[in-house]
RNA sequence: CGGAGCGUGGCGCAGUCUGGUAGCGCACUUGGCUGGGGGCCAAGGGGUCGCAGGUUCGAAUCCUGCCGCUCCGACCA
Numbered sequence: 001c002g003g004a005g006c007g008u009g010g011c012g013c014a015g016u017c018u019g020g021u022a023g024c025g026c027a028c029u030u031g032g033c034u035g036g037g038g039g040c041c042a043a044g045g046g047g048u049c050g051c052a053g054g055u056u057c058g059a060a061u062c063c064u065g066c067c068g069c070u071c072c073g074a075c076c077a
Stems, first nucleotide, its partner, number of pairs: 001073007010026004020057001028044006050066005
């Protein structure tokens, strides 16, 4: 330098193809059961969907540019 993949609650991921306003598991908070721990049950909080711009009535999703990480290749040595 070229190509590919990834970026979404604290962690791990789905949702993107086919636009309709974000979800699952674990974790966390509160309450209950239990003598307590563990465990179980119920309720709840938490996300500018990497950044910026564009298209659209509407964008995590489509388009453009950029940033970061990983992998492959090329070049130099």
Molecule: transfer RNA
Organism: Pseudomonadota bacterium